Molecule: transfer RNA
Organism: Wickerhamiella sorbophila
């Protein structure tokens, strides 16, 4: 240099264009002497970045950064 795939809370990763969610992690309360388990709640997101299409875009289109894979 050419294609392709992937990027979404700290971390791991869902989600038919129609409320952005689980698991873990963290913080608070119940359980306990106490801590750990186990349970209840709750914080946390500019869905890689810049535009576009649309009443509505994490989802679609175009450009871009990065990080894998292949061709050369």
């Nucleotide at each position: 240099g050419g294609a392709g795939c992937a990027g979404u809370g700290g971390c791991g990763c869902a989600a038919u264009g129609g409320c952005a969610g689980c698991g873990u992690a963290c913080c608070a309360g119940a359980u306990u002497u106490c801590g750990g388990u186990u349970c209840u709640g709750g914080u946390g997101g500019u869905u890689g970045c810049a535009g576009g299409u649309u009443c509505g875009a994490g989802u679609c289109c175009u450009g871009u950064c990065u990080g894998c894979u292949u061709c050369g």